[in-house]
């Protein structure tokens, strides 16, 4: 240079045109002589930036950016 995949809470990761799942991670309590592990409640996400299309975008549509793979 051409192609093609991915970006979502601190991590990892689901998801559908109706402001988003879960595990983990932090914290709080039960529990324990403490800690761990187990239960149980809370917290944390302007869905990679911009633009359009829509009453309505994380989703579809274009451009960029970054990462990873292929061709050359």
């Nucleotide at each position: 240079g051409g192609g093609g995949u991915a970006a979502u809470g601190g991590u990892u990761u689901a998801g559908u045109g109706g402001u988003a799942u879960a595990a983990u991670g932090c914290u709080c309590g039960c529990u324990u002589a403490g800690g761990g592990u187990g239960c149980g409640a809370g917290u944390g996400g302007u869905c990679c930036g911009g633009g359009g299309u829509u009453c309505g975008a994380u989703u579809c549509c274009c451009c960029g950016u970054u990462a990873c793979c292929c061709c050359c």
The RNA shown here (transfer RNA) has 72 nucleotides and comes from Zophobas morio. Model confidence (mean pLDDT): 81 of 100. RNAcentral holds the sequence, with entries from Rfam.